[in-house]
A computed fold for a 155-nucleotide RNA from Firmicutes bacterium UBA3936, annotated as glmS glucosamine-6-phosphate activated ribozyme aptamer. Its Rfam family is "glmS glucosamine-6-phosphate activated ribozyme aptamer". The literature on the family includes a 2006 paper in Biochemistry by Hampel and Tinsley, "Evidence for preorganization of the glmS ribozyme ligand binding pocket". It is annotated as a riboswitch. Rfam describes the family as follows. This entry contains a glucosamine-6-phosphate activated ribozyme that is found in the mRNA for GlmS. GlmS is an enzyme that uses fructose-6-phosphate and glutamine to generate glucosamine-6-phosphate. Its mean pLDDT, the model's own confidence on a scale to 100, is 77. The source organism's lineage runs through Bacteria, Bacillati and Bacillota. The model forms 85% of the base pairs in the Rfam consensus.

RNA sequence: GCAAAUUCCAAAGCGCCGGAACACGACACGGACGUGUUGACGAGGUGGAGGUUUAUCGAAACUUUCGGCGGAUGUCUCCCGGUUGAUCCACGACCGUUAAAGAACUCACAAAACCGGGAAGCGAUUCCCGGGACAAAAGGUUCGGGUGGUAGCUU
Repeated sequence: GCAAAUUCCAAAGCGCCGGAACACGACACGGACGUGUUGACGAGGUGGAGGUUUAUCGAAACUUUCGGCGGAUGUCUCCCGGUUGAUCCACGACCGUUAAAGAACUCACAAAACCGGGAAGCGAUUCCCGGGACAAAAGGUUCGGGUGGUAGCUU
C1' cells in the first nucleotide's frame, strides 16, 4: 500500500433524561420500588477563529409542544470576502458568495394534527400505507442608501 472480516461513526429544530405524566409487575393494598413508555409538527438556516446562551419562522394544541441537560447553522468581536458613492484607499453602514437594512406592492411552499386501514407490544405506546388540507419567515418587483482623501476628464 492492497484485500477481507469485525467494530464504531453517520443526527443539528437535533440528541438525551435521575423531575413529571402514563403502562405493566409482585406486595404489607399504604405508597414507594422494579421494568418500560411519552417527552417539539414541519419550513428556513453554516466564509474562518474565538467568546456567548431561554438562537429564526409559523402549524397544532390550550392537559406534558410541562420541566431539565447537552449540542447547534443564532448572536458579539476580530480576520477574509461582497454591496453602497464614477476610480482607488481609509473609515462607516449593511450583509456572506443567491453577499444591505428598511418600506410598499406582489407571490408561493410543509409536516404533524384530522379521517380510514394495517403491523409490533399484556399495556402505556411506536411504526407503516392511503386520504386530506392549511402557514409564516423566505422569494420577486419598485423605492431606498455614506464621509474624508485621491489620479484622470470637463468648465